[in-house]
This is a predicted structure of a 106-nucleotide RNA (THF (Tetrahydrofolate) riboswitch aptamer) from a bovine gut metagenome. Its Rfam family is "THF (Tetrahydrofolate) riboswitch aptamer". About the family: Tetrahydrofolate (THF) riboswitch was first reported for Ames et al. as an RNA motif in 5' untranslated (5'-UTR)regions of folate transport and biosynthesis genes in Firmicutes genomes.
């Protein structure tokens, strides 16, 4: 001189979770981790407050209730599917990657 390495974004995949609305996303406020090591900016992840805010179908099963009874309609529940959520976690390839000082590598 050079040059690797943290955090993180997106895409798939598997397993959830919600659709009775949590969660995401968006503002604000403490906290907290983030190349081996010091301080540290983005980002990020907790907790609290704020505003906005949603896709539900169809099968089965049982079953309150109307009904003289039968059909038949039907609140709710419970399995199963196909969707929806800017959804959680986890894997995989992949893209991006710390400006400073020290350190490793050549």
């Nucleotide at each position: 001189c050079a040059g690797a390495g943290u955090a993180g974004g997106a895409a798939c995949g598997g397993c959830g979770c919600g659709u009775c609305a949590a969660g995401u996303g968006c503002c604000c406020a403490u906290g907290g981790a983030u190349g081996g090591g010091a301080a540290g900016u983005u980002g990020c992840c907790a907790u609290g407050g704020g505003a906005c805010g949603a896709a539900g179908g169809c099968g089965c099963a049982g079953g309150c209730a109307a009904u003289c009874a039968a059909a038949u309609u039907c609140a709710u529940u419970g399995c199963g599917u196909c969707g929806c959520g800017u959804u959680g976690c986890c894997g995989u390839a992949u893209c991006c990657g710390c400006g400073u000082c020290c350190g490793c590598u050549g």
The prediction has a mean pLDDT of 75.